[in-house]
Context: one part of a larger RNA
RNA sequence: GCCGGCGACUUAUAGAUUGUGGCUUGGUUAAGGUUUUUGUGCCGGAGCCAUAGUGAAGACGAGUUUGAAUAAAGCGUUUUGUCACUGUUUAUAGACCCGAACCCGGGUGAUCUAAUCAUGACCAGGAUGAAGCUUGGGUAACACUAAGUGGAAGACCGAACCCACCAAUGUUGAAAAAUUGGGGGAUGAGUUGUGAUUAGCGGAGAAAUUCCAAUCGAACUCGGAGCUAGCUGGAUCUCUUCGAAAUGCGUUGAGGCGCAGCAAUUAGUUAUGGUUUGACCAGGGGUAAAGCACUGUUUCGACAAGGGCUAUGAAAGUAGUACCAAGUUGUAGCAAACUCUGAAUACUGGUUUUUAUUUCAACUGAUUAGUGAGACUGUGGGGGAUAAGCUUCAUAGUCAAGAGGGAAACAGCCCAGAUCACCGUUUAAGGCCCCUAAAUAAUUACUAAGUGACAAAGGAGGUAAUCGUACAUAGACAACCAGGAGGUUUGCCUAGAAGCAGCCACCCUUUAAAAAUUGCGUAAUAGCUUACUGGUCAAGUGCUUUUGCGCCGAAAAUGAAUGGGACUAAGUAAUUUGCCGAAAAUGUGAGAUAAUAUCGGUAGAAGAGCGUUCUGUUUUAGUUUGAAGCAAUAGUGUAAACAGUUGUGGACUAUUCAGAAGUGAGAAUGUCGGC
Numbered sequence: 001g002c003c004g005g006c007g008a009c010u011u012a013u014a015g016a017u018u019g020u021g022g023c024u025u026g027g028u029u030a031a032g033g034u035u036u037u038u039g040u041g042c043c044g045g046a047g048c049c050a051u052a053g054u055g056a057a058g059a060c061g062a063g064u065u066u067g068a069a070u071a072a073a074g075c076g077u078u079u080u081g082u083c084a085c086u087g088u089u090u091a092u093a094g095a096c097c098c099g100a101a102c103c104c105g106g107g108u109g110a111u112c113u114a115a116u117c118a119u120g121a122c123c124a125g126g127a128u129g130a131a132g133c134u135u136g137g138g139u140a141a142c143a144c145u146a147a148g149u150g151g152a153a154g155a156c157c158g159a160a161c162c163c164a165c166c167a168a169u170g171u172u173g174a175a176a177a178a179u180u181g182g183g184g185g186a187u188g189a190g191u192u193g194u195g196a197u198u199a200g201c202g203g204a205g206a207a208a209u210u211c212c213a214a215u216c217g218a219a220c221u222c223g224g225a226g227c228u229a230g231c232u233g234g235a236u237c238u239c240u241u242c243g244a245a246a247u248g249c250g251u252u253g254a255g256g257c258g259c260a261g262c263a264a265u266u267a268g269u270u271a272u273g274g275u276u277u278g279a280c281c282a283g284g285g286g287u288a289a290a291g292c293a294c295u296g297u298u299u300c301g302a303c304a305a306g307g308g309c310u311a312u313g314a315a316a317g318u319a320g321u322a323c324c325a326a327g328u329u330g331u332a333g334c335a336a337a338c339u340c341u342g343a344a345u346a347c348u349g350g351u352u353u354u355u356a357u358u359u360c361a362a363c364u365g366a367u368u369a370g371u372g373a374g375a376c377u378g379u380g381g382g383g384g385a386u387a388a389g390c391u392u393c394a395u396a397g398u399c400a401a402g403a404g405g406g407a408a409a410c411a412g413c414c415c416a417g418a419u420c421a422c423c424g425u426u427u428a429a430g431g432c433c434c435c436u437a438a439a440u441a442a443u444u445a446c447u448a449a450g451u452g453a454c455a456a457a458g459g460a461g462g463u464a465a466u467c468g469u470a471c472a473u474a475g476a477c478a479a480c481c482a483g484g485a486g487g488u489u490u491g492c493c494u495a496g497a498a499g500c501a502g503c504c505a506c507c508c509u510u511u512a513a514a515a516a517u518u519g520c521g522u523a524a525u526a527g528c529u530u531a532c533u534g535g536u537c538a539a540g541u542g543c544u545u546u547u548g549c550g551c552c553g554a555a556a557a558u559g560a561a562u563g564g565g566a567c568u569a570a571g572u573a574a575u576u577u578g579c580c581g582a583a584a585a586u587g588u589g590a591g592a593u594a595a596u597a598u599c600g601g602u603a604g605a606a607g608a609g610c611g612u613u614c615u616g617u618u619u620u621a622g623u624u625u626g627a628a629g630c631a632a633u634a635g636u637g638u639a640a641a642c643a644g645u646u647g648u649g650g651a652c653u654a655u656u657c658a659g660a661a662g663u664g665a666g667a668a669u670g671u672c673g674g675c
Base pairs, nucleotide, nucleotide: 001675002674003673004672005671006670011093012092013091014090015089016088017087019085020084021083022082023081026049027048028047032043033042034041053060054059063075064074065073066072096234097233099231103224104223105222106221107220108219114198115197116196117195118194119193120192121191122190123188125157126156132149133148134147135146136145137144161185162184163183165182166181167180168179169178200216202212203211204210209218237609238608239607240606241605242604247260248259249258250257251256261371262370263368264367265366266365267364268363269362270361273360274357275356278352279351280350281349282348283347289341290339291338295335296334297333300330301329302328303327306324307323308321309320310319311318312317374399375398376397377396378395379394380393381392382391383390404415405414406413419590420589421588422587424586425585426584430580431579432578433565434564435563439577441576442575443574444573445572446571452567458552459551462549463548464547465546468543469542470541471540479536480535481534482533483532485509486508487507491503492502515530519528520527591599592598610664612661613660614659615658616657620654621653622652629648630647631646632645633644635642636641
């Protein structure tokens, strides 16, 4: 891991309530007694519930309490119970099942290990050579010194022995800590045998929360014990109807509870009913917008109290001011906690011979729940960065608990709500070149970028349209030919300044026209060019506005995605006609149901059934002319299931109606067995 067996809402007592039954001349017995075929029958009225309530009570009583009250108010009076059984539910018990870590009590452990005690054992070999002593030298004597002797040391090297610093191997190992190669100690605080001592609220500890039998922040074992678990997991046959919540308030509360909300079942009340669409009427509001009349904030002016500064004066004062500025006034803005104003919606009520539905509604009582982690999308807001598949409210929808079609794939988007069957029909969203069902459909435009098929500020003689304006056959725009002059090198400044470093001024003349010069250029001149004018040519040209579709801007990490192929439409905009397309609508048939209504469904509520074991029915029925079980099998039923036949098997089994339960397994790191 698979297969098979086992495996979870039980039982007792007490209360509440559904249904059924007995009695209702109210119901009923408890303990106990007696009887019995052990199934029960008969006594037993103590007690309990009901029959009257009110008051704290005395008490009074269809009333009573408060009260001074005869007032007013509260609770009552106008009627139904009770005893069993059954289902559901609550409480108490292990209370649906499995699951702690812990806590407490009684015992068992020092054959492992820690320390200690008693008594024994062990440490190859080598090397170093302390004190002391002897002899020589030396001294006045010591000291000192040399040689020898000697054999000390938690001394040295290194086996046994003990340890465990490093590495590799090993890691379902040879081994629940080892092996191999190195390493440390190796006469000592050494190692070791045997016997003993210390015990868990404890012992031991050269001290690490270390050891106390592979167990140690408190050993092991048995018991309290089925501890408790607001926590996790698991909880077994079928069908039918209805069908949520993820919110508010409170909580040593936040993943738990209580009350309310929302669900189910049942009974009742409300009937000119409920819900819904339209129109009209009547309401209150202070939101959006807007505004600045208030509260604040704020732009630029005018007038300007007051203050500052400056001048003057001995001071008072006077004068000035490109400083600050209350206030008044004009102008331009802003506001969730501003409003002189003020919608649309929404909400409330009414009218209506308005639309649809056709009993669909609301409320009340009783019983039973679950939920109280919600998610995304659109809209209005707060928080955040007008970030988040972010967070928090409101509002609507969907998912949750919703299948089907579309969006390539895709809980929350679009369409649409699946009782069952059909190789019927019509459509929705979305589509119709191929993959792929249906238009290589039609008309008019646009796009040239593979834009379509991801993006901004910003940029551009892309292209198509559009509003306006200026010039133009008295010839425009562009191009080409020609002119573009004189006073004058204006004046100033300057080394120079001559149109063109800079400053002031910017006149006059000749002209078709020509600036005291638009740019280049020179040291300064010169030179080129422009404005401006004529000619050639011949029909539109310049500028501005507003749009459609495109272009650039455009860089990311495995290889690349309009879904792909491909497409110049099979792209985009507008219009038109067809067709495809779902479990929608509709057709035919069938089921549940009172019904032509209705029948998606998680948590959950209610209802109806199937099967298993045993008992009664049962001295019934079947059965060796073959029971149960097992295996195979084209039958029946909406399902759980049931039946027939054949084989095997070799002795029990079954219908009906009832009763009682150890009554249904795929999950629990379930449990036992097999493989």
Notes
A computed fold for a 675-nucleotide part of an RNA from Monomorphina parapyrum, annotated as large-subunit ribosomal RNA, domain II. The source organism's lineage runs through Eukaryota, Discoba, Spirocuta, Euglenaceae and Monomorphina. Its Rfam family is "Bacterial large subunit ribosomal RNA". Rfam links the family to the GO terms structural constituent of ribosome and ribosome.